Context: one part of a larger RNA
RNA sequence: GGCGUACGGUGGAUGCCUGGGCACCAGAUGCUGAUGAAGGACGUGGGAGGCCGCGAUAGGCCUGGGGGAGUUGUCAACCGAACUGUGAUCCCAGGGUGUCCGAAUGGGGGAACCUGGCCGGGGUGAUGCCCGGUCACCGGUGUCUGAAGAGAUUAGGGCAUCGGGAGGCACGGGGGGAACUGAAACAUCUCAGUACCUCCAGGAAGAGAAAACAAGAGUGAUUCCCUGAGUAGUGGUGAGCGAACGGGGAUGAGGCUAAACCGGGUGCGUGGCAAGCCGGCAGGCGUUGCGUGCUCGGGGUUGUGGGAACAUGCCGGAUCCAUGCUGCCGUGUGGGUGCGGGUGCUGUGGCUUCAGCCGAAAGCGUUGGGAGGCGCUGGCGGAGUGGGUGAGACCCCCGUAGGCGAAGAGGUCGUGGUGGCUCGUGGGUGUGUGUCCCGAGUAGCGCGGGGCCCGUGGAAUCUCGUGUGAAUCGGCCAGGACCGCCUGGUAAGCCUAAAUACGUCUGGUGACCGAUAGUGGAUGUGUACCGUGAGGGACUGGUGAAAAGUACCCCGGGAGGGGAGUGAAAGAGUUCCUGAAACCGUGCGCCU
Numbered sequence: 001g002g003c004g005u006a007c008g009g010u011g012g013a014u015g016c017c018u019g020g021g022c023a024c025c026a027g028a029u030g031c032u033g034a035u036g037a038a039g040g041a042c043g044u045g046g047g048a049g050g051c052c053g054c055g056a057u058a059g060g061c062c063u064g065g066g067g068g069a070g071u072u073g074u075c076a077a078c079c080g081a082a083c084u085g086u087g088a089u090c091c092c093a094g095g096g097u098g099u100c101c102g103a104a105u106g107g108g109g110g111a112a113c114c115u116g117g118c119c120g121g122g123g124u125g126a127u128g129c130c131c132g133g134u135c136a137c138c139g140g141u142g143u144c145u146g147a148a149g150a151g152a153u154u155a156g157g158g159c160a161u162c163g164g165g166a167g168g169c170a171c172g173g174g175g176g177g178a179a180c181u182g183a184a185a186c187a188u189c190u191c192a193g194u195a196c197c198u199c200c201a202g203g204a205a206g207a208g209a210a211a212a213c214a215a216g217a218g219u220g221a222u223u224c225c226c227u228g229a230g231u232a233g234u235g236g237u238g239a240g241c242g243a244a245c246g247g248g249g250a251u252g253a254g255g256c257u258a259a260a261c262c263g264g265g266u267g268c269g270u271g272g273c274a275a276g277c278c279g280g281c282a283g284g285c286g287u288u289g290c291g292u293g294c295u296c297g298g299g300g301u302u303g304u305g306g307g308a309a310c311a312u313g314c315c316g317g318a319u320c321c322a323u324g325c326u327g328c329c330g331u332g333u334g335g336g337u338g339c340g341g342g343u344g345c346u347g348u349g350g351c352u353u354c355a356g357c358c359g360a361a362a363g364c365g366u367u368g369g370g371a372g373g374c375g376c377u378g379g380c381g382g383a384g385u386g387g388g389u390g391a392g393a394c395c396c397c398c399g400u401a402g403g404c405g406a407a408g409a410g411g412u413c414g415u416g417g418u419g420g421c422u423c424g425u426g427g428g429u430g431u432g433u434g435u436c437c438c439g440a441g442u443a444g445c446g447c448g449g450g451g452c453c454c455g456u457g458g459a460a461u462c463u464c465g466u467g468u469g470a471a472u473c474g475g476c477c478a479g480g481a482c483c484g485c486c487u488g489g490u491a492a493g494c495c496u497a498a499a500u501a502c503g504u505c506u507g508g509u510g511a512c513c514g515a516u517a518g519u520g521g522a523u524g525u526g527u528a529c530c531g532u533g534a535g536g537g538a539c540u541g542g543u544g545a546a547a548a549g550u551a552c553c554c555c556g557g558g559a560g561g562g563g564a565g566u567g568a569a570a571g572a573g574u575u576c577c578u579g580a581a582a583c584c585g586u587g588c589g590c591c592u
Base pairs, nucleotide, nucleotide: 001591002590003589004588005587006586007585008584009583015577016542017541020513021512022510023509024508025507026506027505028504029503030502031167032166039101040100041099042055043054044053046079047078049075050074051073052059061095062094063093064092065091066090070083071082072081106115107114108113116135117134118133119132120131121130122129137164138163139162140161141160142159143158144157145156171202172200173199174198175197176196182189186236212219213218223250224249225248226247227246233241234240254495255494256493257439261298262297263296264295265294266293267292268291269290270289276285277284278330279329280328281327282326283325303473305438306437307436308435309433310432311431312430313429314428315427318337319336320335321334322333323332324331338425339424340423341422342421343420344418345417346416347415348414349413350412351411352410353409354408356404357403358402362377363376364375365374366373378395379394380384386398387397388396444468445467446466447465448464449463450462454480475490476489477488478487479486529536530535549576552563553562554561555560
């Protein structure tokens, strides 16, 4: 020095555990903000700090409810000082306070700082100083005023009032929009309308009530799921991309306008007093008429086409007031009451959420440190899910099954009152008339794009830019170029719950993980640390049933150890369960 072996050290694998995570299901719930949010800074406790709570009323203040013996959060003890059956601490609901920054908004600013005006108050002899309130910008509406420039609903200005601003993980809609990659290279293509940027909204959003599909039969808004189907297609016919009809389910809901025509108001143009003023008769009036723009009300809303106007038929209809130049008759219009609906306010009842409450039944012996194990004898069960307790508990504890519970606040469903606001109701229905209307820079078409399964193709349908540019039902669009027939529909206006997506909370479940796993994070974690910054981003769990965490003695400067003691165990001693291997020693054996 090597090999072997025994005993140690080191190290932290493995096993077991779990206060953390992951996924899914069910139920509930979903916006916040100038009444200053989200998120922070700084403070706040008798005693240093972290976390949590709170805000100069600062571990808290007030009210109501619950609860019932201890309490002054936690790491985390100790000391001190207090509170509490006159009900504390604690839990729930409502209210109050809420420094400074932050949209940040009096002005400024390198966030948490600096510095003003006005009104009111405090203080001082007076100033400085302190406190409360208020003062940003933009938009809408109303109103007052008001130029250039004569007029003015002009521009501009003042005041009043209402609103906006910012945040939100994910989900949604719009505007922009890659590349790596794949094609075994690469350019069309793909990745992908993905990532990313940006605007906007909501608790959902978007879509939505056929100018739709279909095919000789029919369906009947939209959305979502399963299927159809990796089909039909598309495609350097490569890689790939990839429907629809139909069928089965979830949900289920339909409405309002434009125009024709009538009337009111108002502006402009024009005409004139024999024109005009609802009809008849009589009287009367004189900015009345006609055309046109804007605005308000009525009317009207459809595809077996609908409506208007005119003519005509049938059915039905509460009352009052005003009005259409006047009186009478007829008739039209508006309003009130009435009737019906919605909404608001105010009662009331049910269910539910936000604290809680009741809740059955076991003893003895034995082993052991410890009984919940084992033995014996019992019991409960609408409860033998689960967790804890010194080992494995239906009957020890918390619970569980099953019941009960709200002054207050929220949600939801029903019911009553009121008459504030608002809508509807004075018509409905049929026939005839080729008189009028039925959404225009639209549809269509040319050119250039996009999007559809569709890459320009025979390329419809949808859509954008640009140019051109119709028709009004005897019309127009679609049915995959185009034409005919046939069939379906009625564009160029608007709104619309649910089924769906995602988040949060509560409960539950797992052939999900068990500390190099599972979230990055079981541990003071988005922390330490790194980076100018955007940003990147960890390591680290386990004594024991209970600290009973080794009084005292000895060696040592200490660290540490030996006794003694605790404990079932100390080879469980805060570097602590188990304690593998590499690696390092010591003894012994053998070889060199």
Predicted 3D model of a 592-nucleotide part of an RNA (large-subunit ribosomal RNA, domain I) from Actinopolyspora biskrensis.